[in-house]
A computed fold for an 81-nucleotide RNA from Albimonas pacifica, annotated as transfer RNA. The coordinates come from a structure-prediction model, not an experiment, and the mean pLDDT is 82.

RNA sequence: GCCCGGGUGGCGGAAUGGUAGACGCAGCGGUCUCAAACACCGCGGCCGAAAGGCGUGGGGGUUCGAGUCCCCCUCCGGGCA
Numbered sequence: 001g002c003c004c005g006g007g008u009g010g011c012g013g014a015a016u017g018g019u020a021g022a023c024g025c026a027g028c029g030g031u032c033u034c035a036a037a038c039a040c041c042g043c044g045g046c047c048g049a050a051a052g053g054c055g056u057g058g059g060g061g062u063u064c065g066a067g068u069c070c071c072c073c074u075c076c077g078g079g080c081a
Base pairs, nucleotide, nucleotide: 001080002079003078004077005076006075007074010025011024012023018064027043028042029041030040031039045054046053047052057073058072059071060070061069
């Protein structure tokens, strides 16, 4: 330099162009216990009192609507030279 795959809450990881974050974990609260562990229940991205707003590596485009499609950049992994 060329080709392929990937970047989504604190972590792992889903999502056919139509409610973003299912499911699991960390963590927090509770029940149980003398106390704990285990187990079970609830919460479990950010701002906000709430209503609501923001959020899929960065920028732009297509579309009524983009994590998803197109272009450029960037980072990670693999292959070729």